[in-house]
RNA sequence: UUGAAAAAUGGCAAACCCGGAGUAAUCCGGGGACGCAAAGCCGCGAGUCCUUGUAUCAAGGAUAGUCGGGUUACCCAAU
Repeated sequence: UUGAAAAAUGGCAAACCCGGAGUAAUCCGGGGACGCAAAGCCGCGAGUCCUUGUAUCAAGGAUAGUCGGGUUACCCAAU
């Protein structure tokens, strides 16, 4: 640097439930595991969702576990 994720060390945590924040999408904490080789991080492009308005458009917000992209990284193998 590249590869994939067999083994090993581990890591994260869907749905759902409880508490809290938010108009909402959704988020945070605890429980819980559907799954994940970046399911670590970043709203840059697109998609989807929410709110408002002068409403087939615009603005703001959400989603990184929708896709792409950027960036960092354990073990192993090859160079």